[in-house]
RNA sequence: GCCCCGAUAGUUCAGAGGCCAAGAACGCCGCCCUCUCAAGGCGGUAACCCGAGUUCGAAUCUCGGCCGGGGCG
Numbered sequence: 001g002c003c004c005c006g007a008u009a010g011u012u013c014a015g016a017g018g019c020c021a022a023g024a025a026c027g028c029c030g031c032c033c034u035c036u037c038a039a040g041g042c043g044g045u046a047a048c049c050c051g052a053g054u055u056c057g058a059a060u061c062u063c064g065g066c067c068g069g070g071g072c073g
Stems, first nucleotide, its partner, number of pairs: 001072006010026004018056001027045006049065005
């Protein structure tokens, strides 16, 4: 330098154009339960890497950039 893959709550993942102002688990906070703790039950908390484009509509498709991983030279 070229090619491929990845990026979404604090963490690990789901998502394949409208049903999603984005869901789950763990975490954290509150309440219940308990003599107390843990476990369990209920509720809450918090995210689409950045910019542009396509579209009536983009986390999702296209282009560029940053970052991470892999391959080639």